[in-house]
Notes: This is a predicted structure of a 95-nucleotide RNA (c-di-GMP-I riboswitch aptamer) from Sinanaerobacter chloroacetimidivorans. Rfam family: c-di-GMP-I riboswitch aptamer. Rfam's curators write: GEMM was predicted in a large-scale screen for bacterial structured RNA regulatory elements. The organism belongs to Sinanaerobacter, within Bacteria. Of the family's consensus pairs, 95% are formed in the model.

RNA sequence: GCGCGAUAAAGGCAAAACUGUCAAAAGACAGCGGCGCAAAGCUAUAGGAUCUAAGGUAUUGCUGGUUGCAGUACUAUGAUAGCCUGGCUGCCGAA
Numbered sequence: 001g002c003g004c005g006a007u008a009a010a011g012g013c014a015a016a017a018c019u020g021u022c023a024a025a026a027g028a029c030a031g032c033g034g035c036g037c038a039a040a041g042c043u044a045u046a047g048g049a050u051c052u053a054a055g056g057u058a059u060u061g062c063u064g065g066u067u068g069c070a071g072u073a074c075u076a077u078g079a080u081a082g083c084c085u086g087g088c089u090g091c092c093g094a095a
Stems, first nucleotide, its partner, number of pairs: 004093002012037002018031005035082001041088003046085003049080003055075008
């Protein structure tokens, strides 16, 4: 240095639930909390997967003048890095 990762040491992060704020939602942020994590640090404009569907498109019903209301399907330009692979960076050192 590369690989690897311990019932080591020092330190770190923080799931669910609850409270508040934001958002159409998914979800995010803050507090509390602590399930877990050796990258649970960063990257969603590297690829896949998943979630949501405001807007859009198609369509059905009602209404009926060009439309309005409601439903259904599809759709990311919205999300998840604590879903996986990849990329970038990084603490410690037993076997």